[in-house]
RNA sequence: GCCCUUGUGGCGGAAUUGGCAGACGCAGUAGACUCAAAAUCUACCGUCCGUAAGGACAUGGGAGUUCGAGUCUCCCCGAGGGCA
Numbered sequence: 001g002c003c004c005u006u007g008u009g010g011c012g013g014a015a016u017u018g019g020c021a022g023a024c025g026c027a028g029u030a031g032a033c034u035c036a037a038a039a040u041c042u043a044c045c046g047u048c049c050g051u052a053a054g055g056a057c058a059u060g061g062g063a064g065u066u067c068g069a070g071u072c073u074c075c076c077c078g079a080g081g082g083c084a
Base pairs, nucleotide, nucleotide: 001083002082003081004080005079006078007077010026011025012024019067028044029043030042031041032040046057047056048055049054060076061075062074063073064072
């Protein structure tokens, strides 16, 4: 230098047919149980603004296509691998 794979909450990891983003698990918070704890069970658990109702934003960054993009196209950045 060229080619391939890949990037999603605190972590792992789904959604790959373009159609509710974050299923499920771990971690965490609150509660139940216990003398107390562990285990188990229940609820919650992306960010920001707001007292609240609610609103806005969010898939590495930017742009494009589309009614609609995590998904398709282009550029850039990061990680892993192959060829020279």
This is a predicted structure of an 84-nucleotide RNA (transfer RNA) from a Holosporales bacterium. It matches the Rfam family "tRNA". From the family's description: Transfer RNA (tRNA) molecules are approximately 80 nucleotides in length. It is annotated as a transfer RNA. The organism belongs to Holosporales, within Bacteria.